[in-house]
Molecule: THF (Tetrahydrofolate) riboswitch aptamer
RNA sequence: UACAGAGUAAAUGUACGAGCGUCAAGUGUCGAAGGGACGGGGAGUUGCCCUUUGAACGAAAGCUGAUAGGCUGCGGUUCGUAUGUUGCAUCCCGCUGGA
Numbered sequence: 001u002a003c004a005g006a007g008u009a010a011a012u013g014u015a016c017g018a019g020c021g022u023c024a025a026g027u028g029u030c031g032a033a034g035g036g037a038c039g040g041g042g043a044g045u046u047g048c049c050c051u052u053u054g055a056a057c058g059a060a061a062g063c064u065g066a067u068a069g070g071c072u073g074c075g076g077u078u079c080g081u082a083u084g085u086u087g088c089a090u091c092c093c094g095c096u097g098g099a
Stems, first nucleotide, its partner, number of pairs: 001099001003097003010086010020075003029055008040093004061072004
């Protein structure tokens, strides 16, 4: 000096557990405002995530019981654990390898 490579946050599938809803919240879609994260360091998007808010759309209940409650389901439901898959948008530096 050129070449090759490693590694994160996170996203997601499955299993298990604990919840929430089933009197419809949540999830998903579109818009607005604000914020955050993005390999070891720096920068960082038109991509990603979160919060607030507006709009349209929209559902699976059954049994038992005493009106409480319980059980079985259902929901593109939430969280946790385990495991698999994907994985720095991109740029610079660093690290490893041999040349």